[in-house]
RNA sequence: GGGUCACUGGCAGAGUGGUCGAAUGCACCGGUCUUGAAAACCGGCGAGGGUUAAACCUCCCAAGGUUCAAAUCCUUGGUGGCCCGCCA
Repeated sequence: GGGUCACUGGCAGAGUGGUCGAAUGCACCGGUCUUGAAAACCGGCGAGGGUUAAACCUCCCAAGGUUCAAAUCCUUGGUGGCCCGCCA
């Protein structure tokens, strides 16, 4: 350099164009239980803005495009995995 696949909360990971700002597991937080812990069970749990706290707004690598509607489809770029090639 070429081909191909992928990119989603702290991590992994699911996600037919509408039911999604997001399943599930792990981690983490609170609780029940326990003498105490572990385990188990119950509940919570992305980020930024905004607010006393809420409400509310934006965000699925970035920027565009298609569409009434995009995490999902298309384009360009970025990053990573694999394969091939080149140089040394």